Context: one part of a larger RNA
């Protein structure tokens, strides 16, 4: 100087505590461990792995097994020969692939009228080589958790110590903030904080189609049509917020109140993550150093396997029900996506769907929003409550749904009547609740996740304790 302490002291954080809803019990559904298996491909492992890599495991994708094959090789770049490349057809086979046939003779340059040269390709040979998702993240680069959006970190110059370091960064206030403002052997500066970026609120200018409809007028009563850009949108520039103004406290920095306002003291979220720590995490994105494999650890297929199942754990979903569950009718978003595609109207089918296609490279066509409201049933029950499981029968996607998709329909109708000790998450458009939409993708194991909007709470006295952080101080046999 650090680290540490069940020493002090002072501050903050959904840490507690005040309060809501959750997990731990049920079923399923995912991820992991464990165990079986030929194979159940690798990696992640307290916070900081475990609906994570994986924004899609039927083939493929796969890397793992078993089988059958290939050996300059699925792919590079060099050389030799030979053929133009390419399109088809048939036979064997589980396919890889062997084998056999038929059609084809182009481009470019030179001389000339068929030859030579040459670019692409393919074959067949030879040898550098190719090839490795094989170890090693404890050989590295890039990129990431994670302490932590926690306010720290450090450096010149002086100065003051024998020195290792110190000082400033400490002190009195104050902030979210090492943020500011007083003091002071310090003066000053860097990397963080903040602020310039985006979004959202509020208003004006500009601009008016695919948007929008006050008035005027027609009218099928649809902003449908004239007509119009007021309104609403849209989007591109500008304004406006600074403790700027009043009181009250203080040297000062600021603090509590107030007024104006669409918004007040960082206006709401976000994007940003100092110097560093965990030899974190990745050699399986991608890049490398070393070490190993080269007729096999490469490389082709088929079929399996990653989807086992006594059980043990994490994250969900869907319930147990009357603030319900059903029928019937009625209303309101908002983001995002569409041409190998969304796909109206209309028929058909109980329904999944299935014909059939207006119209839309979309402010213009495509998609019932639910929860709400209104009215009826049920009336407390393992139930009209829950829907696992199981049998039958079909749709769709795809060469192929047996292992192993998804959805519809009869029929079946478990387990569960609010969860044990423990545990999470969240201060407002949040929590809880209720649809919608996208990646990825033929299809889907979507209850995931990442957006989007509708309905919309309850607390917080405080700061003793539980955890994490911070900044001064003590003590220390730790370094």
């Nucleotide at each position: 100087a650090g680290a540490c302490g069940g020493g002090g002291a002072c501050c903050c954080g959904c840490a507690c505590a005040a309060g809501c809803g959750g997990u731990g019990g049920a079923g399923c559904a995912u991820g992991u461990g464990g165990u079986u298996u030929a194979a159940u491909u690798c990696g992640a492992a307290g916070a900081u792995a475990c609906g994570c890599g994986a924004a899609g495991a039927a083939c493929c994708u796969u890397a793992c097994c078993u089988g059958g094959c290939c050996u300059u090789g699925a792919c590079a770049u060099a050389c030799c020969a030979a053929a133009a490349a390419g399109a088809c057809u048939c036979u064997a086979g589980a396919g890889a692939u062997a084998g056999a046939g038929u059609u084809g003779u182009g481009c470019u340059a030179g001389c000339u009228u068929g030859c030579u040269a040459g670019a692409a390709u393919u074959u067949g040979g030879a040898u550098a080589c190719a090839g490795g998702u094989g170890c090693u993240g404890c050989a590295c680069g890039g990129c990431u958790g994670u302490c932590g959006u926690c306010a720290g970190c450090u450096c010149g110059u002086g100065u003051c110590g024998u020195g290792a370091g110190a000082u400033g960064u400490u002190g009195g206030g104050u902030u979210a903030a090492g943020u500011c403002c007083c003091g002071c052997a310090a003066c000053g500066a860097g990397c963080g904080c903040a602020a310039c970026c985006c979004u959202c609120g509020u208003u004006c200018u500009u601009a008016g189609u695919u948007g929008c409809u006050a008035g005027c007028a027609g009218u099928u009563c649809g902003g449908c049509u004239g007509a119009g850009c007021a309104c609403u949108c849209u989007a591109a520039g500008a304004a406006g917020a600074c403790u700027g103004c009043c009181c009250a406290c203080g040297c000062a920095a600021g603090u509590g109140g107030g007024a104006g306002g669409a918004a007040g003291g960082u206006g709401a979220g976000g994007a940003c993550g100092a110097c560093g720590u965990c030899a974190a995490g990745u050699c399986a994105u991608c890049a490398u150093g070393g070490c190993c494999c080269u007729u096999a650890c490469g490389g082709c297929c088929a079929g399996g396997g990653c989807u086992a199942c006594a059980c043990a754990c994490g994250u969900g979903c869907u319930a147990c029900a009357a603030u319900g569950a059903u029928u019937a009718g009625g209303a309101c978003a908002a983001u995002g996506a569409g041409a190998c595609g969304c796909a109206a109207u209309a028929c058909c089918g109980u329904g999944a769907g299935g014909u059939g296609g207006a119209g839309c490279a979309a402010a213009u066509c495509u998609a019932u929003a639910a929860a709400c409201c209104u009215a009826g049933u049920c009336u407390c029950a393992g139930u009209u409550c829950g829907g696992a499981u199981u049998g039958g029968a079909g749709u769709c996607u795809g060469c192929a749904a047996c292992u192993c998709g998804a959805c519809u329909c009869c029929a079946u109708g478990a387990a569960g009547c609010u969860g044990g000790a423990a545990u999470c998450g969240c201060u407002a458009g949040u929590a809880a609740u209720c649809g919608u939409a996208a990646a990825u993708c033929a299809g889907c194991a979507a209850u995931g996740u990442u957006a989007c909007g509708g309905u919309g709470a309850a607390u917080a006295c405080g700061u003793u304790c539980c955890c994490g952080g911070g900044u001064c101080u003590u003590g220390u046999a730790c370094u």
The part of an RNA shown here (small-subunit ribosomal RNA, 3' major domain) has 479 nucleotides and comes from an uncultured bacterium.
The RNAcentral record of the full RNA draws on ENA, Greengenes and SILVA.
The prediction has a mean pLDDT of 84.